The RNA shown here (SAM riboswitch aptamer (S box leader)) has 104 nucleotides and comes from Ethanoligenens harbinense. It matches the Rfam family "SAM riboswitch aptamer (S box leader)". Rfam's curators write: The SAM riboswitch is found upstream of a number of genes which code for proteins involved in methionine or cysteine biosynthesis in Gram-positive bacteria. The same sequence occurs in records of 2 taxa. The organism belongs to Ethanoligenens, within Bacteria.

[in-house]
RNA sequence: ACCUUAUCAAGAGAGGCUGAGGGAAAGGCCCUGUGAAGCCCGGCAACCUGCACAUGGAUGCAAGGUGCCAAUUCCUGCGGAGUGGAUAACCGUGCAGAUGAGGA
Numbered sequence: 001a002c003c004u005u006a007u008c009a010a011g012a013g014a015g016g017c018u019g020a021g022g023g024a025a026a027g028g029c030c031c032u033g034u035g036a037a038g039c040c041c042g043g044c045a046a047c048c049u050g051c052a053c054a055u056g057g058a059u060g061c062a063a064g065g066u067g068c069c070a071a072u073u074c075c076u077g078c079g080g081a082g083u084g085g086a087u088a089a090c091c092g093u094g095c096a097g098a099u100g101a102g103g104a
Stems, first nucleotide, its partner, number of pairs: 002103007013041001015040003021031003026076003042069003047065002049062004073096001077093004
């Protein structure tokens, strides 16, 4: 790097170091010196895992392996609904992406 599959409306510090960038990509629109990214600490969640009950499914507890901690995966295509017509909010879904688990 590739394949399969599940999930993506919730949640997470006014701490320390550092010092300019960051939000995948493109276009928007945002965040940022009232301090970005990074590292440490802290936290959230509970996919895998362990334990308990259980035929199983489901459930509960823990938190060892990951993950995550602005904005819905910040928005973006298509269809629907909506409107006099449109925009937005709303519903479904595609592509892309992220994360887990499995595979090769």